This is a predicted structure of a 536-nucleotide part of an RNA (small-subunit ribosomal RNA, 5' domain) from a Candidatus Poribacteria bacterium. NCBI's taxonomy places the organism under Bacteria, Bacteria candidate phyla, Candidatus Poribacteria. The sequence was found in a public genome assembly. Its Rfam family is "Bacterial small subunit ribosomal RNA".
Context: one part of a larger RNA
RNA sequence: GGACGAACGCUGGCGGCGUGGAUUAGGCAUGCAAGCCGAACGAGAAACCGGGCUUCGGCCCGGCGGAAAGUGGCGAAAGGGUGAGUAACGCGUGGGUAAUUUGCCUCUGAGAUGGGGAUAACAACUUGAAAAGGUUGCUAAUACCAAAUACGAUUCGGUUGACUUCGGUCGGCCGUAUGAAAGGUGGCUUCGGCUGCCGCUCGGAGAUAAGCCCGCGUCCUAUUAGCUUGUUGGUGUGGUAACGGCGCACCAAGGCGACGAUGGGUAGCUGGUCUGAGAGGAUGGUCAGCCACAUUGGGACUGAGACACUGCCCAAACUCCUACGGGAGGCUGCAGUCGAGAAUAUUUCGCAAUGGGGGAAACCCUGACGAUGCGACGCCGCGUGGGGGAUGAAGGCCUUCGGGUCGUAAACCUCUGUGUUACGGGAUGAAUUGAGCGUUGCUGAUAACGCAGCGUUUUUGACGUUACCGUAGUAGAAAGCCCCAGCUAACUACGUGCCAGCAGCUGCGGUAAUACGUAGGGGGCAAGCGUUGUCC
Repeated sequence: GGACGAACGCUGGCGGCGUGGAUUAGGCAUGCAAGCCGAACGAGAAACCGGGCUUCGGCCCGGCGGAAAGUGGCGAAAGGGUGAGUAACGCGUGGGUAAUUUGCCUCUGAGAUGGGGAUAACAACUUGAAAAGGUUGCUAAUACCAAAUACGAUUCGGUUGACUUCGGUCGGCCGUAUGAAAGGUGGCUUCGGCUGCCGCUCGGAGAUAAGCCCGCGUCCUAUUAGCUUGUUGGUGUGGUAACGGCGCACCAAGGCGACGAUGGGUAGCUGGUCUGAGAGGAUGGUCAGCCACAUUGGGACUGAGACACUGCCCAAACUCCUACGGGAGGCUGCAGUCGAGAAUAUUUCGCAAUGGGGGAAACCCUGACGAUGCGACGCCGCGUGGGGGAUGAAGGCCUUCGGGUCGUAAACCUCUGUGUUACGGGAUGAAUUGAGCGUUGCUGAUAACGCAGCGUUUUUGACGUUACCGUAGUAGAAAGCCCCAGCUAACUACGUGCCAGCAGCUGCGGUAAUACGUAGGGGGCAAGCGUUGUCC
């Protein structure tokens, strides 16, 4: 000199863009943060309409309606948070997988036949303070279960071709065995059926995502020198999507280490960021990629995917409820609260945009996100007026008492309206989706319906009393902080008298202090200025 997620002191007009719990991965009241589908399924409350009965309180039946709950499906493994742990194939980079998986999506081949038994909801009874259940009875499905079929697929056997790192890999043919499915909703119909869309099953290819393996790189410490028994390798077997001591049985005695093993300390890693001419040094907040974690420890279940932040089970600590028998909970999501701390924000608005989940769609959900509020925390921009104005006014300070200086500074005259205040106008962010009409293509039967595309009409804005523009009024709202001995730009007076004090270093102060305090003057920066801390 530069930089900062900063803090503190004094001061403080506005806007834009950013940014804001770095400490206790401490404890948490309250609200919200993951739902959706009735075009998978059964049942169906209220309200409304009609009818009947009525002791005039209502009750019953039918229609419409569709709430809450339930079965089922997809999602909940994403998005969001944090950096505790981790010195590791964790991360970075480059490869390998002939050792692998991949729901939804795209393309493509083949199929979808005929059956069965349950169960929740519901009803009755019943246990419990509650949380939560139990027994009996009824019922549906794209829930569940056997059977048929088998183009592929897979297992085993035989045969054969190509490649090969000689371990195997990829194919062809024959035989054997295994194993599948589900419907929903439209259109036409001569009621036989035909057909569109969304789904379903078995395969192939792709895309995407992931698993595993390897080379190299990745802090300090030798005042840590030896470490290791599933340890190192083999055979076999099990397990996994998959290789592998991953697990197990047996066998062998290996494996690592001064090129730093093992131990200890510290730490999420990277793209980047700061600094520097560079080399390098320091750092990893916001944003992006990867990893890890979800009160602490352990475990599996479901599933394409988890050993799962707002799922389950067990144990522990803590908090809460309790009828004392037993139960409930997990903000390192968004707000908010207590605590600790020098220190870090709204218990706001909206799904209008972007994106995500569900759905055929309408639409619903979304504290992701978009906005808003607070903080000079940072960067950038603007303003606090412009021109004229000398009796160089008054006043302050200094003085050699002549004067000098603050100083064109003020007053005063004139101008402007950035801004501010008030009123009026007023964009962009909106592209849509759906529906109506027209049109092109595809499926289909030259059709209907439907699908895909185009045109047109209609519809959607939290911010928002927005940005911006216009009109009107007034110089009216709007300047401080630090320094002035040298380094280092900027000096005098008074007070004080080694006192009070200053200080980054040298050092000032003991009676003429440009170094302390105040005043005048001056210098620097400026809505900031200084101080402290940290890095280069």